[in-house]
Context: one part of a larger RNA
């Protein structure tokens, strides 16, 4: 100089940033991941309108295929927290992969035929306080299972040809094996059908399958950098190779069976300790030290420990199973739960925020799309925690007023400083007007173009209407009044800018260091004066 501070006095206003550095403690509440009905099969209710009525109420219509539960598809591995562990290929860097993998999303290639059985909701028994479990009966589907087909691919064999890192890659070639959703909306009647206005038909388009590349994102492997302690000197049986085999997307002692004994280590193995790396960030002329909060990039971690499921992918925070500790419920049999997510609350601490607004914008998830969903985000709150920026007033005014304070008593100071007199109008106050951030999507029309049989529909590309702001009546702006509402901290012996008086008497006390203080104390304590800084001054703590 600096700081995610804190403590002391003071405290006017706005941008912008930033805020549990401790207990990875424990945690009431409500919120943070759903979406799609243009994948399927059930399906309401309030409420209204009519009708009927024995005045109890029945029925029918809208509500509405809408809530709502289920089957199913994607998405839930992002996004958001946190540093507990980790001294390691965890991270940085530069390579490798002839040893892999990618949903969605791009670009081409080919296809999308035939056919079957279930099951959820549902009904409906049983067991139970409940969580919920078990059974029987009924059904669809873009669920789920057989077969067919095979251009090109993949997989194992076979034959040829070429590179080169010597073991494989790379082209060619022959015979095997190896997928699907007959889907879903919309429009149409040229083709087929018929029922002639619809379809199993054409057409859009969405979605499906299979191959080949491509982007994206990852797993794995290497050289190298990346702490302290040798008052840690040996250290190691899956341990080192091999050869086989299993497994993975994928090498590989990743695991196993046999064989050989090897591998590490003073250039530091092993073993404590301590810590997330890193881009950065503080200081410094610089080398170099210190650090890693906010932003980003990797990692690891989700109550503690283990474990697989499901996926294209799982450290699976708000999924599942088992043990454990702690918390609740309970009809004592038996159940629930996991804020290191936004808030928020208890504790712990010197200390560190509202249980607020809103999807208007940006990005994400799902949908054809309207839309939905988003404590991410965007914004407000709160706190001088930090950085800027403004102001609390200008100008003029000497009978140098009145008081302070000192005085050699003459005066000096405070001081042009007030007062008086002319002004300004920032900020706060008060009225009034008011944004940009909003471009789109969707819808309606218009024009052009593609597909088609089609002047439908759909699809683009463009014009034009229409809509949409949480911050916010917020910035801004204009106008009233009115100098009104806005300065305090620390210090003053010498480093170190600033002196005199009283008080007090080694006493009260000060102090970073030298020291001051035992009657005249510029070092204590208060006053006047004065020096630094200012919405802040100082002290602490820590780092250069």
């Nucleotide at each position: 100089a600096a700081c995610g501070a804190a403590c002391g006095c003071u405290g006017g206003c706005g941008g912008c940033g930033u805020g549990c550095c401790u207990a990875a403690c424990a945690c009431a509440u409500g919120c943070a991941a759903g979406u799609c009905g243009a994948g399927c099969g059930g399906g309401a209710a309030a409420g209204u309108u009519c009708c009927c009525u024995u005045c109890g109420g029945g029925g029918a219509g809208c509500g509405a295929g809408u809530a709502c539960a289920g089957c199913g598809g994607c998405g839930a591995a992002c996004g958001g927290g946190u540093g507990a562990g980790u001294a390691a290929c965890a991270c940085g860097u530069a390579g490798g992969u002839a040893a892999c993998c990618u949903a969605c999303c791009c670009c081409g290639g080919a296809g999308a035929c035939c056919g079957g059985g279930a099951u959820a909701a549902c009904c409906u028994g049983u067991c139970g306080a409940a969580a919920g479990a078990c059974g029987g009966g009924c059904u669809a589907a873009u669920a789920c299972c057989g077969g067919a087909u095979a251009a090109g691919a993949c997989c194992a064999c076979g034959g040829g040809a070429g590179c080169c890192u010597c073991g494989g890659c790379u082209c060619c070639u022959g015979a095997g094996g190896u997928a699907a959703a007959a889907g879903g909306u919309g429009g149409c009647c040229u083709c087929u059908g018929c029922u002639u206005g619809c379809a199993a038909g054409c057409u859009a388009u969405c979605a499906c399958u299979c191959c080949a590349g491509g982007a994206u994102g990852g797993g794995c492997c290497u050289g190298c950098g990346c702490g302290c302690c040798a008052u840690u000197a040996g250290c190691u049986a899956g341990u080192u190779g091999g050869u086989g085999a299993g497994g993975u997307a994928a090498c590989g002692g990743c695991u196993c069976a046999c064989c050989a004994a090897g591998g590490c280590g003073a250039a530091g193995a092993u073993g404590g300790c301590u810590a997330g790396c890193u881009g950065g960030u503080c200081u410094g002329a610089g080398a170099g030290g210190a650090u890693g909060g906010c932003c980003a990039g990797c990692c690891a971690c989700a109550c503690u420990g283990g474990g697989a499921c499901u996926g294209a992918g799982a450290u699976a925070c708000g999924g599942c199973c088992c043990a454990g500790a702690c918390u609740c419920c309970u009809a004592c049999g038996g159940g629930a739960g996991g804020c290191a997510g936004c808030a928020g609350u208890g504790g712990g601490g010197a200390a560190u925020c509202u249980u607020g607004c809103g999807c208007a914008a940006u990005g994400g998830g799902c949908g054809a799309a309207a839309g939905c969903c988003u404590g991410a985000c965007g914004c407000a709150g709160c706190g001088a925690c930090g950085c800027c920026g403004c102001g609390u007033g200008g100008g003029u005014g000497a009978u140098g007023a009145a008081g302070g304070c000192c005085u050699u008593c003459g005066g000096g100071u405070c001081g042009u400083a007030a007062a008086g007199c002319c002004c300004u109008g920032u900020c706060a106050g008060g009225a009034g007007g008011g944004a940009c951030g909003a471009a789109a999507u969707c819808u309606c029309g218009g024009u052009g173009a593609g597909c088609u049989a089609a002047u439908a529909u759909c699809u683009c590309a463009u014009c034009g209407a229409c809509u949409u702001g949480a911050c916010g009546g917020u910035a801004c702006c204009u106008c009233c009044g009115a100098a009104g509402g806005a300065a305090g901290c620390a210090c003053c012996g010498g480093c170190u800018a600033a002196c005199u008086c009283c008080g007090u008497g080694c006493c009260a006390g000060c102090a970073g260091c030298c020291g001051c203080g035992g009657u005249a104390a510029u070092a204590c304590g208060g006053a006047g004066g004065g020096u630094g800084c200012a919405a802040g001054c100082g002290u602490u703590g820590u780092u250069c």
The part of an RNA shown here (small-subunit ribosomal RNA, 5' domain) has 544 nucleotides and comes from an uncultured bacterium. Model confidence (mean pLDDT): 84 of 100. RNAcentral holds the full RNA, with entries from ENA and SILVA.